[in-house]
RNA sequence: CGGGGUGUAGCGCAGGAGUAGCGCGCGUCGUUCGGGACGACGAGGUCGCAGGUGCGAAUCCUGUCACCCCGA
Numbered sequence: 001c002g003g004g005g006u007g008u009a010g011c012g013c014a015g016g017a018g019u020a021g022c023g024c025g026c027g028u029c030g031u032u033c034g035g036g037a038c039g040a041c042g043a044g045g046u047c048g049c050a051g052g053u054g055c056g057a058a059u060c061c062u063g064u065c066a067c068c069c070c071g072a
Base pairs, nucleotide, nucleotide: 001071002070003069004068005067006066007065010024011023012022013021018055026042027041028040029039030038048064049063050062051061052060
């Protein structure tokens, strides 16, 4: 320098146009003498960033940043 992949909640990941979910974790409550386990409810994300297309974008297009892989 060129090509490809990944980027979504604290962590690990789904979702590939129609208002963003799962597991673990966290909070409150129940259960217990207390804790753990279990059960119920809940909080938490302008989807790496900036533009574009479109009635509508996490999703499609362009650029860019970070990390990883391949090539030179």